[in-house]
RNA sequence: CUCUUAUCAAGAGCAGCCGAGGAAACAGGUCCUUUGACGCUGCGGCAACCUUUUAUAAAACGAGCAAGCCGUUUUAUAUUUCGGUGCUAAUUCCUGCGUUUAUAUUUUAUAAUAUAAACGAAAGAUGAGGG
Repeated sequence: CUCUUAUCAAGAGCAGCCGAGGAAACAGGUCCUUUGACGCUGCGGCAACCUUUUAUAAAACGAGCAAGCCGUUUUAUAUUUCGGUGCUAAUUCCUGCGUUUAUAUUUUAUAAUAUAAACGAAAGAUGAGGG
């Protein structure tokens, strides 16, 4: 860099350094920001993707005449443990593309356009696995 897959409405901030933009990119909106944002560092916190510990439950296997107990493995769950990542303003800040529905306008009508909502896609972010 790329492919596959899961998740993305919840959650969690202080200090130091820096000094002007920042919220991925483009456009629009909205917001944060010299009361110092963004970024970096330290410490904390959140979360539960991966690894691991413990407990509980179930299943399989072993031993056993057999059930239970015991041992091993797997799966599920959790006010659980060590660690690897990640995250720690706003739904991924919102919209952009498609479908459906509703409303309005135009039209004889089919239909078209606009707005809003729901759902989906695309793009992006993060984890895990692969090239």
About this RNA:
A computed fold for a 131-nucleotide RNA, annotated as SAM riboswitch aptamer (S box leader). Rfam family: SAM riboswitch aptamer (S box leader). Rfam links the family to the GO term regulation of gene expression. Rfam describes the family as follows. The SAM riboswitch is found upstream of a number of genes which code for proteins involved in methionine or cysteine biosynthesis in Gram-positive bacteria. It was read from a public genome assembly, where an Rfam model found it.